[in-house]
Context: one part of a larger RNA
RNA sequence: CUGGGCGUAAAGCGCACGUAGGCGGCGCGCUAAGUUGGAUGUGAAAUCCCCGGGCUUAACUUGGGAAUUGCAUUCAAGACUGGCGUGCUGGAGUGUGGGAGAGAGAAGUGGAAUUCCAGGAGUAGCGGUGAAAUGCGUAGAUACCUGGAGGAACAUCAGUGGCGAAGGCGGCUUCUUGGCCCAACACUGACGCUGAGGUGCGAAAGCGUGGGGAUCAAACAGGAUUAGAUACCCUGGUAGUCCACGCUGUAAACGAUGAGAACUAGACGUUGGAAGGAUCUGCCUUUCAGUGUCGUAGCUAACGCGCUAAGUUCUCCGCCUGGGGAGUACGGCCGCAAGGUUGAAACUC
Numbered sequence: 001c002u003g004g005g006c007g008u009a010a011a012g013c014g015c016a017c018g019u020a021g022g023c024g025g026c027g028c029g030c031u032a033a034g035u036u037g038g039a040u041g042u043g044a045a046a047u048c049c050c051c052g053g054g055c056u057u058a059a060c061u062u063g064g065g066a067a068u069u070g071c072a073u074u075c076a077a078g079a080c081u082g083g084c085g086u087g088c089u090g091g092a093g094u095g096u097g098g099g100a101g102a103g104a105g106a107a108g109u110g111g112a113a114u115u116c117c118a119g120g121a122g123u124a125g126c127g128g129u130g131a132a133a134u135g136c137g138u139a140g141a142u143a144c145c146u147g148g149a150g151g152a153a154c155a156u157c158a159g160u161g162g163c164g165a166a167g168g169c170g171g172c173u174u175c176u177u178g179g180c181c182c183a184a185c186a187c188u189g190a191c192g193c194u195g196a197g198g199u200g201c202g203a204a205a206g207c208g209u210g211g212g213g214a215u216c217a218a219a220c221a222g223g224a225u226u227a228g229a230u231a232c233c234c235u236g237g238u239a240g241u242c243c244a245c246g247c248u249g250u251a252a253a254c255g256a257u258g259a260g261a262a263c264u265a266g267a268c269g270u271u272g273g274a275a276g277g278a279u280c281u282g283c284c285u286u287u288c289a290g291u292g293u294c295g296u297a298g299c300u301a302a303c304g305c306g307c308u309a310a311g312u313u314c315u316c317c318g319c320c321u322g323g324g325g326a327g328u329a330c331g332g333c334c335g336c337a338a339g340g341u342u343g344a345a346a347c348u349c
Base pairs, nucleotide, nucleotide: 004320005319006318007303008302012317014201015200016199017198021194022193023192025088026087027086028085029084030083031082033081034080035077036076037075038074039073040072041071042070049065050064051063052062053061054060091191092188093187094186095185096184097182098181099180103177104176105175106174107173108172109171110154115149116148117147118146119145120144125136126135162169163168206247207246208245209244210243211242216240220236221235222234223233258316259315260314261313262312263311266294267293268292269291270290271289272288273287274286275285276284277283298305299304322349323348324347331342332341333340334339
């Protein structure tokens, strides 16, 4: 390289948008680049292969043929691919009318709780644990009441529930805004799919500047435990946790399952619509879109998957190729740094 693969054995980029490229619905006409066939020329000889000849055979040698799978020119074919033209509506999209939703951003606002402060009332404990101690408390704590400050998170509702491309999103109100679903009709007429590079988004932690700081809490300190205890438990506690702007660009970023499309038994839930039936509500049937459990065929090494496929096929991209060395070194690119990304070899089993 080929072949074979990528849920768990090595292997799906964290996710999206999109450039080049690759691939691309139904019909008609034209074309003839790809494609297919014929003819001509050429494809040196030797070699190889076939049929003969010559040395007693053979090796060797010699005659003829075939082959030289190619290239060029030309004639023809017109199914398929391509090109051009024209038409279509099933893919894709637009409009009209409805619908659900923690989708996003900004501003405002609410109650419960923790902590702290002030006041009241009140007395010897509180706290914590397996048991304790450190700690707090007669300078009056804890427990209780009243008032206040401030920050952060939003109990119940809440759900195998919903929304989002993923990360993720949960009090309430307003404003701005993205996507999705359903029904019937009208319209555009292939406008599509994928996507190397590229661009954007991207949990937590971390970084820069400036705020904020209630809680919790790396580091740190003390108390315990222990043979020791740089831990697990306890008392404290700083970064951080929060906000604004900028950076970082990684996660078991997981469904460990790339995106899109077509086809292939059923059963039972659940969310949002629509239609019909029935009806006081509730409910029943059908259907579309999502989300679950079980399961047929089939697949799988097994586990399991099973119309939300890991089944049967098509298109495009990414990735894998024994373990360690190593996601290391070197170099490049990116970053303020931490580091990220790309990514070997020697050696060894």
Small-subunit ribosomal RNA, central domain from an uncultured bacterium, 349 nucleotides, folded computationally. Its mean pLDDT, the model's own confidence on a scale to 100, is 89. The RNAcentral record of the full RNA draws on ENA and SILVA.